[in-house]
RNA sequence: GUCUUCGUAGUUCAAUGGAUAGAAUUUCAGAUUCCGGUUCUGAAGAUGUGGGUUCGACCCCCGCCGAGGACA
Repeated sequence: GUCUUCGUAGUUCAAUGGAUAGAAUUUCAGAUUCCGGUUCUGAAGAUGUGGGUUCGACCCCCGCCGAGGACA
């Protein structure tokens, strides 16, 4: 340099072009306890970035950024 796969809560993963982007874990608060742990309840937290297509985009297309792989 060319081709290719990927980028979603702090972390690990879901989501057929159409629901308020879901779950586990984490953190915080409450209940329980003499205190803590465990357990239970609740809350917080995310689509890499900029455009395009579409009535509607995490999803399709293009550029950029970043990570991995193959070839040279």